[in-house]
RNA sequence: AGAGUUUGAUCCUGGCUCAGAGUCAACGUUGGCGGCGUGCGUAACACAUGCAAGUCGAACGAUCCUUAAGUGGCUUGCCAUUUAAGGAGAGUGGCGAACGGGUGAGUAACACGUGAGUAAUCUGCCCUCGAGCGGGGAAUAACUCCGCGAAAGCGGAGCUAAUACCGCAUAAUACUCUAAAGCACAUGCUUUUAGAGUCAAAGCCUUUCGGGGCGCUUGAGGAUGAGCUUGCGCCAUAUUAGCUAGUUGGUGGGGUAAUGGCCUACCAAGGUUAUGAUGUGUAGCCGGCCUGAGAGGGUGUACGGCCACACUGGAACUGCGACACGGUCCAGACUCCUACGGGAGGCAGCAGUGGGGAAUUUUGCGCAAUGGGCGAAAGCCUGACGCAGCGACGCCGCGUGGAGGAUGACGGCCUUCGGGUUGUAAACUCCUGUCAGAGGUGAAGAAAGCCCUUCGGGGCCUGACGGUAACCUCAGAGGAAGCCCCGGCUAACUACGUGCCAGCAGCCGCGGUAAUACGUAGGGGGCAAACGUUGCUCGGAAUUACUGGGCGUAAAGGGCGCGUAGGCGGUCUGAUAAGUCAGGGGUGAAAUCCCUCGGCCUAACCGAGGAACUGCCUUUGAAACUGUCAGACUUGAGGCCGGGAGAGGGUGGUGGAAUUCCCAGUGUAGCGGUGAAAUGCGUAGAUAUUGGGGGGAACACCAGUGGCGAAGGCGGCCACCUGGACCGGUUCUGACGCUGAGGCGCGAAAGCGUGGGUAGCAAACAGGAUUAGAUACCCUGGUAGUCCACGCUGUAAACGAUGAGCACUCGGUGCUGCGGGUGUCGACCCCUGCAGUGCCUUAGGAACCCGUUAAGUGCUCCGCCUGGGGAGUACGGUCGCAAGGCUGAAACUCAAAGGAAUUGACGGGGGCCCGCACAAGCGGUGGAGCAUGUGGUUUAAUUCGAUGCAACGCGCAGAACCUUACCUAGGCUUGAACUGUGGGGGACAGCUCUAGAAACAGAGUUUUUUUCCCCUUGGGGGACCGCCAUAGAGGUGCUGCAUGGCUGUCGUCAGCUCGUGUCGUGAGAUGUUGGGUUAAGUCCCGCAACGAGCGCAACCCUCGCCCUUAGUUGCCAGCGGAUAAUGCCGGGAACUCUAAGGGGACUGCCCGGGACAACCGGGAGGAAGGUGGGGAUGACGUCAAGUCCGCAUGGCCUUUAUGUCCAGGGCUACACACGUGCUACAAUGGCAGGUACAAAGGGUUGCAAAGCUGCGAGGUGGAGCUAAUCUCAAAAAGCCUGCCUCGUUCGGAUCGCAGGCUGCAAUUCGGACUCCAUGAAGUUGGAAUCGCUAGUAAUCGCGGAUCAGCAUGCCGCGGUGAAUACGUUCCCGGGCCUUGUACACACCGCCCGUCACAUCACGAAAGUCGAUUGUACUAGAAGUCGCUGAGCUAACCUUCGGGAAGCAGGUGCCGAAAGUAUGGUCGGUGAUUGGGGUGAAGUCGUAACAAGGUAACCAAGGGCGAA
Repeated sequence: AGAGUUUGAUCCUGGCUCAGAGUCAACGUUGGCGGCGUGCGUAACACAUGCAAGUCGAACGAUCCUUAAGUGGCUUGCCAUUUAAGGAGAGUGGCGAACGGGUGAGUAACACGUGAGUAAUCUGCCCUCGAGCGGGGAAUAACUCCGCGAAAGCGGAGCUAAUACCGCAUAAUACUCUAAAGCACAUGCUUUUAGAGUCAAAGCCUUUCGGGGCGCUUGAGGAUGAGCUUGCGCCAUAUUAGCUAGUUGGUGGGGUAAUGGCCUACCAAGGUUAUGAUGUGUAGCCGGCCUGAGAGGGUGUACGGCCACACUGGAACUGCGACACGGUCCAGACUCCUACGGGAGGCAGCAGUGGGGAAUUUUGCGCAAUGGGCGAAAGCCUGACGCAGCGACGCCGCGUGGAGGAUGACGGCCUUCGGGUUGUAAACUCCUGUCAGAGGUGAAGAAAGCCCUUCGGGGCCUGACGGUAACCUCAGAGGAAGCCCCGGCUAACUACGUGCCAGCAGCCGCGGUAAUACGUAGGGGGCAAACGUUGCUCGGAAUUACUGGGCGUAAAGGGCGCGUAGGCGGUCUGAUAAGUCAGGGGUGAAAUCCCUCGGCCUAACCGAGGAACUGCCUUUGAAACUGUCAGACUUGAGGCCGGGAGAGGGUGGUGGAAUUCCCAGUGUAGCGGUGAAAUGCGUAGAUAUUGGGGGGAACACCAGUGGCGAAGGCGGCCACCUGGACCGGUUCUGACGCUGAGGCGCGAAAGCGUGGGUAGCAAACAGGAUUAGAUACCCUGGUAGUCCACGCUGUAAACGAUGAGCACUCGGUGCUGCGGGUGUCGACCCCUGCAGUGCCUUAGGAACCCGUUAAGUGCUCCGCCUGGGGAGUACGGUCGCAAGGCUGAAACUCAAAGGAAUUGACGGGGGCCCGCACAAGCGGUGGAGCAUGUGGUUUAAUUCGAUGCAACGCGCAGAACCUUACCUAGGCUUGAACUGUGGGGGACAGCUCUAGAAACAGAGUUUUUUUCCCCUUGGGGGACCGCCAUAGAGGUGCUGCAUGGCUGUCGUCAGCUCGUGUCGUGAGAUGUUGGGUUAAGUCCCGCAACGAGCGCAACCCUCGCCCUUAGUUGCCAGCGGAUAAUGCCGGGAACUCUAAGGGGACUGCCCGGGACAACCGGGAGGAAGGUGGGGAUGACGUCAAGUCCGCAUGGCCUUUAUGUCCAGGGCUACACACGUGCUACAAUGGCAGGUACAAAGGGUUGCAAAGCUGCGAGGUGGAGCUAAUCUCAAAAAGCCUGCCUCGUUCGGAUCGCAGGCUGCAAUUCGGACUCCAUGAAGUUGGAAUCGCUAGUAAUCGCGGAUCAGCAUGCCGCGGUGAAUACGUUCCCGGGCCUUGUACACACCGCCCGUCACAUCACGAAAGUCGAUUGUACUAGAAGUCGCUGAGCUAACCUUCGGGAAGCAGGUGCCGAAAGUAUGGUCGGUGAUUGGGGUGAAGUCGUAACAAGGUAACCAAGGGCGAA
């Protein structure tokens, strides 16, 4: 410090997620030791038991016990009594119990923090200083007796003491009052003075009797602690906007230590709040702690400070201090005891128990230390505290060994089978000895205190932890390693298992048979007595942005103005000092953090010192800036004067065109409307046309990125009323300004109310069409409405999707309004200023784009945003007549949603261009019969594959057996074929017989006694054959979606790319686009491109012309010979031909066009002319296209079978459907006869002639031929002649008989062929659809491969030989450019809503239940206060009667729980109901994205299954 995730890719926006640190934690697996810390976060739930606050006999009386001494009695060891010492427990009294300890329920508050104030206060014990402690009195508990009660306890009578209680004396600088003076921060203060009045006390111990110590009273001061007041700081919510009657203030009184409505009476009517009152929710606050670079954010456990509370609520008493955790009273709930009458209790003290919970310890030891209470002290008490125990809960430290050790052992795992890895790891050798274990030694923490003292000092006692820490010795590597992870982020990879299953997952995402992502193993990585997971916090997140963000299109500018509060504000001068800055002072507790040093072996931990605590207060200064005050100025702003422009607003008039209606005329059958129609109108006279009239609404042309207005918006003309802007003017005022939360006003359309109006248009509605449907689009009608007046509504994609104002920042060029200058008679032109309105551009921003009219650079103010959905929804409030508006969530859910741009693809977008793509033609298919393939069906099997084009006469260039993969039946199991090893044996091989369907099984025979071959050392080895065993074979079994190779297709379409450069943040672009041209990215020109590659073209083959060479088997012109005839022969080398090599064609030449180009058009010559015809040749890629059954191959499966052998069957089935073909339907024909002309091929397991034979297929025959020689071989259409006129002399299906041929075999199964006989459908084919542009289509025959045989198929060959193309609108396919896009699996895309089902959360709902709170009232415990007090009363006074003072009792105010009534708020639940979210394959449609097929969207009204 960043990373992953939206996309095909990119940049941006934006959320989600991760890596870090932390934790009072918990859970899972594991677990050796120690130190230091830490440990109920939940039920402030309930608590058994024990302990946690007592102490003082030196305050007091009495009692008991022990000891000693004495006295008395006397039973001589007992009783009574006195004194002394010690002890015990209860009581009176004092002090303490208000500390210490716990908890965080309540509390949003002067509770807390910080700083002030107290001239408005108190303070026991402690310290310092001053004064004093005299003299009296009356009671009471304990105790005794009596009584009540189960108990707790209570009552009565009697006795007694005090440092308990009460007077009196004395007394001040105390207190109260009066008067004066001084001082002062408003209240007031004063140890300045004078006077009057009032208030104290207690003793105890010791003594050398002098005193000393402790204590008491009073006063002053201090210290400490506390009370009160106050500035500032201190959570969320406005879907809480008003709150308040003791409320705000005053006066009198009361109360308190003290101010104060703190309380009370009266008076006044205030107080508080948008700078957030009141209400509601939540919460103890802080030092600190965690995180962070910081600013911040979160948090408040342990330690420390403060506060609050002590079962719940209320109350006071005592006291220095409490409204009191281990006190009292009352009420309530709960628990316990009870004799049922009544009582007792309060662990949020320490342990502990139950309960709750994911979860949190011992009913331990000790007062040795520190601290506290009491005491003169000893001492006692102390669950504060010190220690120990339990828990890896955290931090820190240590160990589980070290060194050597390679044939890199065994084993495991992987493997390309070679090896690699685990791995120096182990074993083994040599060492060491931490921790744990055993034995021994054994602390520090402890000096206070007490006693003695010659005052120098000396002595004595005390350790819970603990026989602990530490140290010494001993033995022995012996007892001590796990957890998580290994797809990316993120360090670390293989195998097996599994097969969208089981599972994983923090995000992205893995898993559907080769998973580095699941599970296991091996290996590896990380951390380590721990490691992971989960929860929570901060960080990363600049993702709330003060530091440090944004708002044209990503979320976000209010619809627009006026203006209040507020915020901000021009120039100059002076003053001030609030802000600001500097210095000083106080405070900012300690601990923590940081630095330094030190103590535990080190560290954690602890100690000391320093720094810091960024804050607050105060003081002294400074005066630039802000503020404030005063004065001045003119440039901001405004006024005044003079001008012109304008659909600015309002009101009233007025005009013409058009539509429609009415009347009348002319006129006749249609009109109207549409893609086409129909509804509708019209013979009762429409439409059309002419004239006249009525009425309403809107204002053509002008008209313009022209004008005006704040926006909405404004358009004939005229008049009136009226707002604003602009230009010019050194004329005035003098900062009067900008913005603007709330507020007020304006605000299109639709809509609402009342009343008018209504020509046209037109929701709804009706009808007609369209359609699968058509609640739409189209048509015919048509009501609200549209118009006017008045009122309401208050919203729009109210948009420049851009708030207002001011200033600054390169340029160019239009338009509108008003000027200025020069010049002119004037206009125009030229230069120039202001205001407005546009376009292009520099710099600058995600891009698009904006760009002096900013979206640039700054300042001021306002509004708004913080992922998508849920949702602008619900609830609440408010406004509205309603519709609805404004304000405006959450649960839940997703990992995206989005912006701009890029490349593609696509469009029922556009432009250009091409192709038998259409058109123009010719011939077909689709109808028939047959052939063939496919689907389907059938079957034991009908083997398998191919499935739009690009499967279907395809794999198959040829299924009777074989083929053959399928089925049935019968056999074999190292196997039918192959290789190796081991063992043992043998020639191999041929032939015959038996059973059987065959395979197979069984028997026999021939040859040689070791033969056959090679080597030989004569043993043997190798080869060959069969047997046994083993490793392995075999598989047309699966996966073409694991693959290679090959192939199809777009497409022989003209494209596809690269290097360098340039542009762009980038994906990418440029080049390759543009202007021409071409068959072509072919070429030319231009150009930030310049070049290059794969394609195109050419090079190759073939056909067409010529030449050269060669001349057999081919040829024969000339010469000769022979024949009935023939290159038959001699010969020839001319020609044809054959087959080798050359030539030829290149827009080379001419004319024209074109840009002087490329190129195009025409022409000449030429066999051929613009690629001469044809072929071969197939770019980058697409289709997970096809093929595992051609071959190869990974993986999986199978192994007496999915292998293999064999027989038979099947692949040939047959209601049907489709494709491809053949033959036809006839006269351009059929039949018969005669007759002519090819090319290219094949042939020895072959082609086969002549001849003979058969009607024929064929048979016989065998010459010739390994082929320019022989042969297949007849070419057929054609030409000539004849016959034939309709289901035929067309057509040949079907069926019958008879044959020959191939073959082991022709039944399944017609193999093809021949003869005779039979003679079906069919008379040119619906919708639709195919091929072809020239030697082509059409038509005619010939050959070949496969093959025993089988061809209408396939591959070739030649013969005859057309028609048409205006053209590119349309269909299909393709190319280039451009445009839109929500598509990228790319339109066979994407995607919306209803309905149905499942599930989740939420809203409404008759109600119902609960919590909380207000108001009014009832009732009123305890208790303070007040009143009363006829009853009662010791101290004092008394004149002895009583009084003073008080108590019980009564009563009044207040007053808790409780109750009644009625509201508010919040929550739970609720039949039913509403929408919403989510959910591989449900239903209906097709709304949106392309012109999405009616452009989409916004607001509003009405309607409709849904969009």
Background:
RNAcentral holds the sequence, with entries from ENA. A computed fold for a 1507-nucleotide RNA from an uncultured prokaryote, annotated as small-subunit ribosomal RNA.